[in-house]
RNA sequence: CGCUCAUCGAGACCGGCUGAGGGACUGGCCCUUUGAAGCCGGGGCAACCGUCGAGCCCAACCCGCUCGAAAUGGUGCCAACUCCUCGGGGACGACUGCGUCGCCGGAAGAUGAGUU
Numbered sequence: 001c002g003c004u005c006a007u008c009g010a011g012a013c014c015g016g017c018u019g020a021g022g023g024a025c026u027g028g029c030c031c032u033u034u035g036a037a038g039c040c041g042g043g044g045c046a047a048c049c050g051u052c053g054a055g056c057c058c059a060a061c062c063c064g065c066u067c068g069a070a071a072u073g074g075u076g077c078c079a080a081c082u083c084c085u086c087g088g089g090g091a092c093g094a095c096u097g098c099g100u101c102g103c104c105g106g107a108a109g110a111u112g113a114g115u116u
Stems, first nucleotide, its partner, number of pairs: 002115007013042005021031003027084002043078003048074002051069006082108001086105003090101004
């Protein structure tokens, strides 16, 4: 890099350096010199892996699954639903292909775990 699975409407900052971009891409719409992105020092949020406990399964142990606890370890994250975006219905309002809300499904993306 690729592949597989799971999750993605909650949550989370203060300084220093630096100086114009950033929100993945498309098109929008936003954030940003009242300081973007990046780097550094602290802080925090969360609970994917891992840890511990209980239950199920089993002759039993292990494995596996479910629930819970903690947050030292491995990650991750700290604007807006993954900011919106594609397809299919529905409801409401307009009136002729419009708007708003919600449901279902997908593409792409992000994160974790496993794997070639």
The RNA shown here (SAM riboswitch aptamer (S box leader)) has 116 nucleotides and comes from a Steroidobacteraceae bacterium. Its mean pLDDT, the model's own confidence on a scale to 100, is 85.